Predicted 3D model of a 102-nucleotide RNA (Purine riboswitch aptamer) from Bacillus canaveralius.
The source organism's lineage runs through Bacteria, Bacilli, Caryophanales, Bacillaceae and Bacillus.
Its Rfam family is "Purine riboswitch aptamer". On this family, see Batey et al., Nature 2004: "Structure of a natural guanine-responsive riboswitch complexed with the metabolite hypoxanthine". Rfam's curators write: Riboswitches are metabolite binding domains within certain messenger RNAs that serve as precision sensors for their corresponding targets. Allosteric rearrangement of mRNA structure is mediated by ligand binding, and this results in modulation of gene expression. A class of riboswitches that selectively recognises guanine and becomes saturated at concentrations as low as 5 nM. In Bacillus subtilis, this mRNA motif is located on at least five separate transcriptional units that together encode 17 genes that are mostly involved in purine transport and purine nucleotide biosynthesis. It has also been shown that some members of this family are specific for adenine instead. Hence this family are termed purine riboswitches. The family is grouped with related families in Rfam's "Purine riboswitches".
Model confidence (mean pLDDT): 79 of 100.
Order: sequence, then structure tokens, then C1' cells
RNA sequence: AAGAAUAUUGUCAUAAUACGUCGUAUAAUGUUGGGAAUAUGGCCCAGAAGUUUCUACCAAGCUGCCGUAAAUAGCUUGACUACGAGGUAUGUGUUUUUAUUA
Repeated sequence: AAGAAUAUUGUCAUAAUACGUCGUAUAAUGUUGGGAAUAUGGCCCAGAAGUUUCUACCAAGCUGCCGUAAAUAGCUUGACUACGAGGUAUGUGUUUUUAUUA
């Protein structure tokens, strides 16, 4: 000086994986049928709708209302799923710094 191997530092790129953020969808919604409870109650089952959309379509709490009948109303908080776009980490590749080894 050259090449090789290992470890290490930084750069860039990125199929993939994980996590998290934001956006879109959907309002965790309304509706149909059947059954159930009754102021210590107000629920259960099934169907179809809603999304350029798979899945889901519930839980808890608060305030009303219904004088015993067959019907519930409003509000608050809390998700999952699909798609898209950033981010972070891991990994891979590339190049680079330093060190070590023969």
C1' cells in the first nucleotide's frame, strides 16, 4: 500500500414486521318482525338498510318519562374494523468513520 473478515459511527434507500398518530367510512346509527319486564322495571332474539367498504353496530353513567299500560326519550364517556398518508423502532441493502485480526 492492496484485498479479506469481525465489531463500531454516521448517510441514503427500502420489500417486510411491530407500535403509535392523523384523515376517510359510520352517525358505534336509524328501521322491520317476534317475544319479555313493569316505578326494586324499561330487556332479549332475528332480519334487512346504512359505507365507492370487510367487520362491527355494543358497554357504563346521568337526567327524564310512563301511576301499572305498552311504549320508551335526551345527553356524556369509552372501541373495533377497512382503506389512505406521515412518524418511530427492528430488519435488509448501500456508502462511510474508527478499531481489531490473520